[in-house]
Small-subunit ribosomal RNA, central domain from an uncultured organism, 351 nucleotides, folded computationally. The full RNA is in RNAcentral, with records from ENA, Greengenes and SILVA.

Context: one part of a larger RNA
RNA sequence: CUGGGCGUAAAGCGUGUGUAGGCGGCGUGACAAGUUGGGCGUGAAAGCCACCAGUGCUCAACGCGGGGAGGCCGGAAAAUACUGUCAGGCUAGAGGGCACCAGAGGGGUGUGGACUUACCGGAGUCACGGUACAAUGCGCAGAUAUCCGGGAGGAACACCGGUGGAGAAUUCGGGCACCCUGGGGUGCGCCUGACGCUGAGAGACGACAGCUAGGUGAUCGAACAGGAUUAGAGACCCUGGUAGUCCUAGCCGUAAACGAUGGAUGCUAGGUGUAGGAGUGAAGAGCUUCUGUGCCGCAGCGAACGCGAUAAGCAACCCGCCUGGGGAGCACGGCCGCAAGGUUAAAACUC
Numbered sequence: 001c002u003g004g005g006c007g008u009a010a011a012g013c014g015u016g017u018g019u020a021g022g023c024g025g026c027g028u029g030a031c032a033a034g035u036u037g038g039g040c041g042u043g044a045a046a047g048c049c050a051c052c053a054g055u056g057c058u059c060a061a062c063g064c065g066g067g068g069a070g071g072c073c074g075g076a077a078a079a080u081a082c083u084g085u086c087a088g089g090c091u092a093g094a095g096g097g098c099a100c101c102a103g104a105g106g107g108g109u110g111u112g113g114a115c116u117u118a119c120c121g122g123a124g125u126c127a128c129g130g131u132a133c134a135a136u137g138c139g140c141a142g143a144u145a146u147c148c149g150g151g152a153g154g155a156a157c158a159c160c161g162g163u164g165g166a167g168a169a170u171u172c173g174g175g176c177a178c179c180c181u182g183g184g185g186u187g188c189g190c191c192u193g194a195c196g197c198u199g200a201g202a203g204a205c206g207a208c209a210g211c212u213a214g215g216u217g218a219u220c221g222a223a224c225a226g227g228a229u230u231a232g233a234g235a236c237c238c239u240g241g242u243a244g245u246c247c248u249a250g251c252c253g254u255a256a257a258c259g260a261u262g263g264a265u266g267c268u269a270g271g272u273g274u275a276g277g278a279g280u281g282a283a284g285a286g287c288u289u290c291u292g293u294g295c296c297g298c299a300g301c302g303a304a305c306g307c308g309a310u311a312a313g314c315a316a317c318c319c320g321c322c323u324g325g326g327g328a329g330c331a332c333g334g335c336c337g338c339a340a341g342g343u344u345a346a347a348a349c350u351c
Stems, first nucleotide, its partner, number of pairs: 003323004007305002012319001014205002017202001021198003025090002028087004033083002035079002040074002051067002054064003093195001094192003097188005105181007112157001117152001119150005128137001165172002210251006220244001224240004262318002265315003270296011300307002324351003333344004
């Protein structure tokens, strides 16, 4: 090296783009590098024994000596199915074109109403608030409730809303308008002609919290303070409340980043919902079909649970990862970071 695995037992990188590499559709010709059979050379001795005959223990097992075989390797001729290389074709993969379609896909700008809070003015009077009960707190310096009017500021967008949609993932919902912009689906089968798949490194994106600088600050609210509860209460409950929560620029790079299920391709019963399109149809009915998203289920798979055309089925390709528990995702070192820390990642010892 060769094995077996990765939904839940250890194990799928958080996600995509893509370099090297690995792998790669249909048919023709050339070559003969890989490949194949035969022959030649070599393959020291010892060792080894599928094979051959011999020999020693009465046989055999066992032992002894002999013949023979032997991969790798070298070189010549040959074969051409497969792989490869070259040449020249094809259109089923891939990409493009034209027509149509859906969408909270991304970035920016403007505009809206409801609500909370604080404030101002009017009306109003003694409580309010909060809880299991209370208290801290707030209120005669006029609160709360209720009602009315006013302007302010910040943050979030009820209903629609779905078992729905979009996106590679993280994620993305007020309505409308405008600007910039990515991807997808369906139909035609018009163009290119294998241009493909995967992807070590690499670079990019990446919730929350956190960090740096500046701004903003309504609500909520770590820390903190107080009130309760309690044996105590560092908590749960209550009254407050700073960071933060929001914006801009830059870091961080983690997560039960989950479908705990890598990507791409082909094949393998059906039934039933739902979203978008196409065809047929008088029709928004029905039927056919493609794409997405759910449920049930045959074969098959699975330790079971369950999975079951959105596979965990049947296959071939590429990547990542696992290899008893603890020590430990720790130490040391490297790299990254302002820091917090991240990433890579042992051993002793122990069961």